[in-house]
Context: one part of a larger RNA
RNA sequence: UUGGGCGUAAAGCGUGUGUAGGCGGUAGAUAUUGUCGAGGGUUAAAGACCAAGGCCUAACCUUGGGAAUGCUCUCGAAACGUAUCAACUAGAAGGUGUGAGAGGUGAGCGGAACUCAUGGUGUAGGGGUGAAAUCCGUUGAUAUCAUGGGGAACACCAAAGGCGAAGGCAGCUCACUGGUGCACUCUUGACGCUGAAAUACGAAAGCGUGGGGAUCAAAAAGGAUUAGAUACCCUUGUAGUCCACGCUGUAAACGAUGAUAACUAGUUAUGUGGAGUAUCGACCCUCCACGUGACGAAGCUAACGCGUUAAGUUAUCCGCCUGGGAAGUACGACCGCAAGGUUAAAACUC
Repeated sequence: UUGGGCGUAAAGCGUGUGUAGGCGGUAGAUAUUGUCGAGGGUUAAAGACCAAGGCCUAACCUUGGGAAUGCUCUCGAAACGUAUCAACUAGAAGGUGUGAGAGGUGAGCGGAACUCAUGGUGUAGGGGUGAAAUCCGUUGAUAUCAUGGGGAACACCAAAGGCGAAGGCAGCUCACUGGUGCACUCUUGACGCUGAAAUACGAAAGCGUGGGGAUCAAAAAGGAUUAGAUACCCUUGUAGUCCACGCUGUAAACGAUGAUAACUAGUUAUGUGGAGUAUCGACCCUCCACGUGACGAAGCUAACGCGUUAAGUUAUCCGCCUGGGAAGUACGACCGCAAGGUUAAAACUC
């Protein structure tokens, strides 16, 4: 390479957008570039294959035959592919109406809790633990009331729930804004799918500059525990946690399951919209579409399990794997302020 694979054995890029490329709906006309058929030329000889023959046989040799494959020319075919022309509406996009939502960004506001300060009441404890101690407290703590300041997070609602490409998103209000469902079947008329490269986003931690700092809390200190205890427990506590801007670019970034399209029993729950039925109206009930779950036919699977949200049956495109260790390391290159990241071996060894 071929092949076989990628939920858990090695293997789906963290996720989008998207260039090249690959692939691509329905019916028609033309062309005949691919494709297919026939014929011609060429594809040296030797060798190989088949047949016959010559050396006693064989090896060896001679003669004849047939190719295979590629290229090229001529004639023909027109289903498929391709190109061009003109067309269609089932894909895709748009429009109109309507809907749900913690989708995003910015600003403002709110209550509970916490903490600090001041003042009142009040007195000897409080705190903490398995038990203690460090610690706080007669300079009046803890408790309680009032006032004021501060920062961070939003109980109940809350759900197997919703939204988002993923990361992720939750008090309330306003402004701006993205995506999306349903109904109508009005418009465009294949405009599509995937996507190397590229580019954008990307939890937490970390880094830079400037703010902020209530809580919690790496590091650090002390008290315990213990044989020891650089831990688990306790008392403190700095970075950080928060904001703005910039960087980093990684996670068990997980559904450990790439995207798109089609097909293949159901039952049940739930979210959103619609139609029908019903009704004065609403609920209920039936059905349809799109999501989110549970259980399960067939089928698949090594098993576990998956099962119309497939890991079933197919198609297209991309990514990735190829025994364990050495190693996601060295070297080189690129990126980064650094930490480090990305790409990525070999010797050797079992």